Context: one part of a larger RNA
């Protein structure tokens, strides 16, 4: 400089479903009804329509059948359509009353995994003689009982609450329970029980603590009594069945039957009454059955007044104008907008059949009174008591229950709130029954100040519906086209779908359909912008567009400004929360109680339950309740007056209230005296606010208790099955041998043991790596274990304080230090979060005391809001008096510390030394005096300031109401900072006291910036002047005046503090102050001397000024030390002190003070606020100026007050969290009153305009029907946050990722709009103890064919396990079915048990598609089935016909062997029948090898490659091992024999004879099949030729046998069958042959790296050695290969 994919506005649009209107469904509530069930319910399956998946109706008579009735012209449900029908011979439709009514379900013939087998003259359980009869099961909630918690209160816990609640069990009806006094009560009396309102929150219980909590009475709802046991009497009773009659209930009668272990009569109480005895008397209903014909409700229905008048707008009139009419009817709903008069009702009437109710018919029941009172009768383990336990308000006094005791008889017995006595009073236990009044609501009906689609029920709609979970059991979303579907013909493009034209309609509202907001996308326009700096705004000035001139848009410079909420002393915090949008989303009710406020009555004031009454109002209702009187423990007693002061006022005295004095009333006292009370206001409604109780303002625990559902996951154990390639080592024992007297033992062999080794499957899961969104646990690669305490399938057990555990507190369905659902339960939180509109007036605490109290809470202080009082109050100054003992100070004033030194003192002290000792000396300590230095919070002889009181004056505030009392509601009770004084602490951003004052609750200038430092305390707006602090520039204002210091960039910083600076140090440098010294010449330099006694003495080797010790004298000098310093061994030698010269004026010392420098070290590069400065830095004086929301003016708001009101005025008025008080705006719905609206209502958008706010009103557009206003009135009334809830949308982002563990593709052609992928063909790969075949399990049609391709398929897609429609599963032999295993069910007993249950015993049943067990094979066929169907050969059972054999067993020496009559019943032998590891022996299955044969193919030819050569079930023969018999035969110097151990006079060898096994073999079957091949033939299909013979090997499969081993000995039952007993019958087969029946259920397909578990088309998990070739090779290993099957759902 341009211009974006960048920002902000507006337009058009899309994406959304809000908002507004509707309402089919709900939500409360009021009346009404209230049980159904073996005469098969409730629930459920399955079916049933022409087309039929849901729903909804019905049931094989199946979207319905008959009958009466009623309607009257159409119908065949939701539900359209297309076919087809019924119907005026009356459909559908509505009412009743019938019929039918598959399966299951209490379920009831048996049995089952609910909807299904199996059997069938016939049926569960129980009662009954019998004829019959009863019984279960379900039902919202309510009732009655039996068990019986825990969360939680108790501010913790135990008794206690919670609560007899929740929950679980039994039972029962329309209601249940109670229930006619052995009751209450108090000297009067009541008179079953219920239930209401009071009583009463009394009385009582209580850690006398949270907290529980009656009863009589009163007032009222509805009212109602009877009936047995007994005494006494003795069948006088009842039942089936038949018969008459009668409308029927009933009555008669007879047969038979219960019944003397008693049917029946009688009788039933408290003034005792019954029985008995005696004499008299005459009614009663809570009755109850019955319904022809009578009435009366009910009832499908029928009837039912008045405008479709004109004009007008409209699509359309119900709208407006304008005339009418009706009304026992203007209740509602419809109809194209708002209808008394258009429909459908409605008011007022009428009604069949049926049902309900009603006697005139019946049937049952029922009296009263009087005397007699001898004698009998009147409920027993009962009343009662002891003691222990639950309960209860029940206390000694409530009820109930275990144990032990245990009465009495009418002259008797209970009760009367401790006992016992007595008197009085009241009532008669130990036996049943009983109607209203009263709960509750699944069911009809109606009705609302309820709610209108995220609301109301979880469900306004195919919801208990789809999902989810094994399961119990959770549990959802989803309304609207229009007045009519008129639901878009027809065109055009397209593969199609979308889309563009025409058309419909009042509109396109266009089916994703009213309306159509936000979020969020896009487009287009304006207007800006990419080195700038932003909490997104705000102010000033200006650009561009744009205008209705009112203004809007949108941006450029200046400046100013760090989000909300919340918790906090403190938040812009880098402390939480919140991506955005719409929508939902929290102080609510009943009781009870306190104030205020308003109304009512008023010494009285209110009714509550109930009753009338239209569910309202309204009237009726005094029970009771508050108040009119208190005082006292309590017996008990019981409130005349007057008089003074005195606010407001009006007035100088009076004065309502208010105050004193007095009097009174009671209680105490001997009184005096005191305590309380008394000269009078309540009380009922609303309303507001606040208390308690309950969930209690919303959300939110871990977790505690109950009842129940889980052992498909996994821990154990039981029954039943299965497996474990192959190879090595080589135990025991035995053989033979050496060896010994015999043994030991040794050696070679045999043999084949082990919780033995190596290694597959199998199973485990260590190491390292990868992954860790592919897996809610995997994959490589290593690795551990593989005949065992081995793995694994099936079927079972065992369940929550419980099980299971080779113990890990493992495991018990992805859940475990106690499982899951459901419930108490809205547990319960002193703890977090969150809590929705607007103004105005005041305005706080973070401190005291108590507490298991420290994160709370009471009380007080401190805030507010209303009364009442009515003149003071408040101390800043100033001055005066009091007391005090603080800071200083002091220690010579006391106490006590404490330093150096001198002195004093016997002071019975310690020690050392001397001495015979007395006792001396020295020391240390103590008192004491002297002098020196020094201290105190708990020391003062002494003492301020200042404070505190208290008076008085000045001041302030107050009648505009201070002050003080009283009453309502409150918050706080974590505070912090700075000054100043404290004490603790080594300090500290430490922690804590007092006192002020800020911040917390406080803006505004300043301090570079900052909660609390300085300055000032914001009602608005506009100017002006100043504070703090500052004037060079940034940056408003002095490059300002006058004097100093500073040279360090020291500074440029008030202080604290910040990156600080300190002790020391400086001959940097200024200023004071005090000396000394100096022209009589100083101080520095330079010149020159610096001598002598003496080398002092002394020690010393030496010591001479200069190792050291002791003296430091005299002497000449200007001066010069018995020597300052160097030097020597020791002299020497240098030099200083100290003189003099020379130069020439200050020149030194010392104190003290200003600035300044060192002293001075931290990490990326850095901070005076920054540039930068020699003043623009310090220091001191000055002037001037800027500067704040201070003050001042000027206008305006508001609040108090005066004020009748306005207008005025008055005010040191008007920050403000928590809070508390006032006053409005908006929502939704009611009542009244009055309007708007199709000529366009609500709502959406957008604009304009009022008002101080919340809001409110107008115009436009849109939109298609409703909506206000003014007043009361009632609430589901107001959202930005709660890790809220639900919908919809972002930005991450076109990114992460769709490969990398296992095989891999390419080519061509073919479909087809359209191919990397889908079909074919060919090529390359890959699996091959699999990735191939075939089955359980489980799924459930995924199988097959056609069509299609929105979705699904990790892209495509013509493909498909996907959608659609339509087809498929054939059994006598295959399994189920049968049988039992473990182990379950049911019933009966017994134990156990509140109940539901639970065990055992027994008995019957169930229990295995891998145990047990009658029988079938080859081949062919279908798109899809096959041991199932054909074909062709077999077998089994069971009956049958028909023949013959044969029959109360027979053969053989024997092993042994047979066919040996039937049917029932019993008993005993056997088969069924069974470990495990090992070995032999015969076998097949299969495997290879040659040779022929027939074909193929390559090859010149000999020849090389290659491909076939295949047959079952059965049925029939014949034969072997070992082993046995029978005869012979007689053995040792033993012999025979085996893999291997043995075996022999109980008879070996050896010889003959003989019984007796299976797998296999061999013939048939059976070549007419199959394969293979040639030919012919369009094509189905004809027709030839072959198919043969030898080796070799060989299982882990079959069939027999033999051995070792055990702490372990290794199923069971149906079947089957022999023998013998018993019983029936006398016949008839098990042989031979032919016949005829074998019902029912499964069968498709998958079986996995896609049909199954894992949410998926998921690298994982799943049981069968259930079959698997060749080569190598030990091998089932590794590698390659056959068949077969596949190439993995993108990769680069």
């Nucleotide at each position: 400089c341009c211009u974006a994919c960048a920002c902000u506005g507006u337009u058009a649009g899309g994406u959304g479903g809000a908002c507004g209107a509707c309402u089919u469904g709900g939500c409360u509530c009021u009346g009404g009804a209230g049980c159904c069930c073996a005469a098969g319910a409730a629930g459920g399956g399955c079916g049933u329509g022409a087309c039929a998946a849901g729903c909804u109706a019905c049931g094989a008579u199946a979207u319905g059948c008959u009958g009466u009735g009623g309607c009257g012209a159409g119908g065949c449900g939701c539900a359209u359509g297309c076919a087809g029908c019924c119907u005026u011979u009356g459909a559908a439709c509505c009412a009743c009353a019938g019929a039918u009514c598959c399966c299951u379900u209490a379920a009831u013939g048996a049995g089952a995994c609910u909807a299904c087998u199996c059997a069938u003259u016939a049926g569960a359980u129980c009662c009954g003689c019998a004829a019959g009869g009863a019984u279960c099961g379900g039902g919202a909630a309510c009732g009655c009982g039996g068990a019986g918690a825990a969360g939680u209160g108790a501010a913790a816990c135990a008794u206690c609450u919670c609560a007899g609640u929740a929950u679980c069990c039994g039972c029962a009806g329309g209601a249940a329970g109670a229930g006619a006094a052995a009751u209450c009560a108090a000297u009067u009396g009541a008179g079953a029980u219920g239930c209401u309102g009071u009583a009463a929150g009394u009385a009582a219980a209580g850690g006398c603590g949270a907290u529980u909590g009656a009863a009589a009475a009163c007032a009222g709802c509805a009212c109602a009594g009877g009936g047995c046991a007994a005494a006494c009497c003795g069948a006088a009773u009842c039942c089936u069945c038949c018969g008459a009659u009668g409308a029927a209930a009933g009555u008669c009668g007879g047969c038979g039957g219960a019944a003397a272990u008693g049917u029946g009569g009688u009788g039933u109480u408290g003034c005792a009454g019954g029985a008995c005895c005696u004499g008299a008397u005459u009614u009663u209903g809570a009755u109850c059955c019955u319904c022809a014909g009578c009435g009366a409700g009910c009832g499908a229905u029928u009837a039912g007044a008045a405008g479709u008048c004109u004009u007008c707008u409209g699509g359309a009139a119900u709208g407006a104008a304008g005339c009418a009419c009706c009304g026992a009817a203007g209740a509602g709903g419809g109809u194209g907008a708002c209808a008394g008069u258009c429909c459908c009702g409605u008011a007022c009437a009428a009604g069949a059949a049926g049902c309900u109710c009603g006697a005139c018919g019946g049937a049952c029941u029922u009296u009263u009174c009087a005397g007699g009172c001898a004698u009998c009768c009147u409920g027993a383990g009962u009343a009662c008591u002891g003691u222990c336990u639950c309960u209860u308000g029940g206390a000694u006094a409530u009820g109930a229950g275990g144990c032990a005791g245990g009465a009495a008889a009418u002259u008797g017995g209970g009760a009367g709130g401790c006992a016992u006595c007595a008197a009085c009073u009241u009532c008669c236990a130990a036996c049943c029954c009983u109607a209203a009044a009263a709960a509750c609501u699944a069911c009809c009906a109606g009705a609302g100040u309820c709610c209108g689609a995220u609301a109301g029920u979880g469900c306004a709609c195919u919801a208990g519906u789809a999902c989810c979970g094994c399961g119990a059991g959770g549990g959802a979303a989803a309304g609207u086209u229009g007045a009519a579907a008129a639901g878009a013909a027809c065109c055009c493009a397209u593969a199609a779908a979308a889309g563009g034209g025409a058309g419909u309609u009042a509109a396109a509202a266009g089916a994703a359909c009213c309306u159509u907001a936000a979020a969020c996308c896009u487009a287009a326009c304006a207007g800006u912008u990419a080195u700038a700096g932003u909490g997104a705004g705000g102010u000033a000035g200006g650009g561009c567009u744009u205008u209705a001139c009112g203004a809007a848009g949108u941006u450029c410079u200046g400046c100013c400004g760090u989000g909300c909420g919340u918790u906090u002393u403190g938040a812009a915090u880098a402390a939480c929360g919140c991506g955005c949008c719409a929508g939902g989303g929290a102080g609510u009710g009943c009781g009870u109680c306190c104030a205020a406020g308003u109304g009512g009555c008023g010494a009285g004031g209110a009714u509550a339950a109930u009753c009338c009454u239209a569910a309202c109002c309204g009237g009726a209702g005094a029970a009771u309740c508050c108040g009119a009187a208190g005082g006292g423990a309590a017996a008990c007693c019981g409130a005349a007056a007057a008089c003074c002061c005195g606010c407001a006022g009006u007035u100088u005295a009076c004065g309502a209230g208010g105050g004193g004095u007095g009097a009174g009333g009671u209680a105490u006292g001997a009184a005096a005296g005191u305590g309380c009370c008394u000269u009078u206001a309540g009380u009922c409604a609303c309303u507001u606010g606040g208390a308690u109780u309950u969930a209690a303002c919303c959300c939110g625990a871990a977790g505690c208790c109950g009842a129940u559902c889980g052992a498909u996951c996994u821990a154990a154990c039981c029954c039943u099955g299965g497996g474990u390639a192959a190879g090595g080592u080589g135990a025991a024992a035995c053989a033979c041998g050496g060896g010994u007297a015999a043994a030991a033992c040794c050696g070679u062999g045999u043999g084949g043991a082990g919780g033995c080794c190596u290694g597959a499957a199998g199973a485990g899961g260590u190491u390292c790596u990868a992954c860790g969104g592919g897996c809610a646990a995997g994959u490589g690669u290593u690795c551990u274990u593989c005949u065992a305490a081995c793995c694994u399938g099936g079927g079972g057990c065992u369940a929550g304080g419980g099980g299971u555990g080779a113990a890990a507190a493992g495991c018990c369905a992805a859940u475990c230090g106690a499982g899951a659902u459901c419930g108490g339960u809205g547990a319960u939180a002193g703890c977090u979060g969150g809590u929705u509109c607007c103004c105005g007036c005041u305005g706080a605490a973070a401190u005291u005391g108590g507490c298991c109290g420290c994160a709370g809470u009471c009380a007080a202080g401190u805030c507010u809001c209303g009364g009442a009082u009515g003149a003071g109050g408040c101390u800043g100054c100033g001055u005066g008096u009091a007391g005090a003992g603080u800071a200083g100070a002091g220690c010579a004033a006391c106490g006590g510390a404490u330093u150096a030194g001198g002195g004093a003192u016997u002071u019975u002290g310690g020690g050392a030394g001397g001495g015979a000792a007395a006792c001396c000396u020295c020391u240390c300590g103590g008192u004491c005096c002297c002098c020196u230095g020094u201290c105190c919070a708990a020391c003062u002889c002494c003492c301020a300031a200042g404070a505190u009181a208290c008076a008085c004056g000045c001041g302030c505030c107050a009648u505009a109401g201070a002050u003080u009392c009283c009453g309502g509601g409150a918050g706080a009770c974590g505070g912090g900072g700075u000054u100043a004084c404290g004490g603790g602490g080594u300090a500290a951003a430490c922690a804590u006291g007092u006192a002020a004052u800020c911040c917390u609750a406080g803006a505004g200038g300043g301090g570079a910036a900052g909660a609390a430092c300085c300055c000032a305390g914001a009602c608005u707006a506009u100017a002006g002047u100043u504070a703090a602090g500052g004037u060079c520039c940034c940056u408003a204002a002095a490059u300002g005046u006058c004097g100093a210091u500073u040279a360090a960039g020291u500074g440029u910083u008030a202080a604290a503090g910040g990156g600080u600076a300190a002790a020391g140090a400086g001959u940097g440098u200024c200023u004071a102050c005090a000396g000394u010294c100096a022209g009589a010449g100083a101080c520095a330099g330079c010149g020159a001397g610096g001598a002598g006694g003496u080398u002092g003495g002394c020690u010393u080797a030496g010591a001479a000024g200069c190792a050291g010790c002791c003296a430091c004298c005299c002497u000449u000098u200007a001066a010069a030390a018995a020597g300052u310093g160097c030097g020597u061994a020791a002299c020497a030698g240098c030099u200083u002190a100290c003189u003099u010269g020379u130069c020439a004026a200050g020149a030194u010392u010392g104190u003290a003070g200003g600035c300044c420098u060192c002293g001075a070290a931290g990490a990326u590069g850095g901070a005076c606020g920054g540039g930068g400065c020699u003043a623009a830095a310090u220091c001191g004086a000055c002037u001037a100026c800027c500067g704040a929301u201070a003050c001042u003016a000027u206008a305006g708001a508001c609040c108090a007050u005066c004020c009748a009101a306005a207008a005025g005025a008055u005010g040191u008025g008007u920050g403000g969290u928590a809070a508390g008080c006032g006053g409005g705006c908006g929502u939704u719905c009611u009542g009244u009153a009055u309007g708007g609206g199709c000529g366009g209502a609500a709502g959406c958008g957008u604009u304009u305009c009022c008002g101080a706010a919340a809001g409110g009103a107008g115009g436009c557009g849109u939109g298609a029907a409703c909506c206000g206003u003014g007043u009361a009135g009632a609430a589901a009334u107001g959202a930005a946050a709660a890790u809220c809830c639900u919908g919809g949308u972002g930005a991450a982002a076109g990114u992460a990722g769709g490969a990398u563990c296992u095989u891999a593709g390419c080519a061509g052609a073919g479909u087809g709009a359209g191919a990397a992928u889908c079909u074919c063909u060919g090529c390359c790969g890959c699996u091959g103890a699999a990735a191939g075949g075939g089955c359980a399990a489980g799924g459930g049609u995924u199988c097959c064919u056609u069509g299609a391709c929105a979705a699904u398929g990790a892209a495509g897609g013509u493909c498909a396990g996907u959608c659609a429609a339509g087809g498929g599963u054939u059994a006598g032999u295959u399994g189920a079915u049968c049988c039992u295993a473990a182990c379950c069910g049911c019933g009966u007993u017994c134990c156990u048990c509140a109940c539901u249950g639970g065990a055992a015993u027994u008995g019957c049943g169930g229990g295995a598609a891998a145990g047990g067990g009658a029988a079938a094979c080859a081949g062919g066929u279908u798109a899809a089935u096959a041991u199932u169907c054909c074909u062709g050969u077999a077998c089994u059972a069971u009956u049958g016909a028909a023949g013959u054999a044969u029959g109360c067993g027979u053969g053989g020496u024997g092993a042994c062997a047979c066919a040996a009559g039937a049917u029932c019943g019993g008993u005993u032998a056997c088969u069924g029948a069974c470990g495990u590891u090992u070995c032999c022996g015969g076998c097949u299955a299969g495997a290879u090898u040659g040779a022929c044969a027939c074909g193929a193919g390559c090859u010149g030819u000999c020849g090389c490659u290659u491909g076939u050569g295949c047959u079952a079930a059965c049925c029939a023969g014949a034969a072997c091992a070992g082993u046995c018999c029978a005869g012979a035969g007689g053995a040792g110097u033993g012999u025979c024999g085996u893999a291997a151990u043995g075996a022999u006079g109980a008879g070996a060898a050896u010889c003959u004879g003989g019984a007796u096994a299976a797998a296999a073999c061999u013939g048939g079957g059976a070549a007419u099949g199959g394969u293979g091949u040639u030919c012919c033939g369009u094509a189905c299909g004809g027709a030839g030729c072959a198919u043969u013979c030898a080796g070799c090997u060989g299982a882990u499969g079959c069939c027999a046998g033999g051995a070792g081993c055990c702490a372990a000995u290794g199923a069971a039952a149906a079947a089957g069958g022999a023998a013998u007993c018993g019983a029936u019958a006398u016949a008839a087969a098990u042989c031979u042959u032919c016949a005829a029946u074998a019902u029912u259920c499964a069968u498709a397909c998958c079986c996995a790296g896609a049909a199954c578990c894992a949410a998926c088309a998921c690298a994982g998990g799943u049981g069968c050695c259930c079959c698997u070739a060749g080569g190598u090779g030990a091998g089932a290993a590794g590698c390659c290969u056959a068949a077969a099957g596949u190439g993995u759902u993108a990769g680069g």

The part of an RNA shown here (large-subunit ribosomal RNA, half A) has 1692 nucleotides and comes from a soil metagenome. The RNAcentral record of the full RNA draws on MGnify.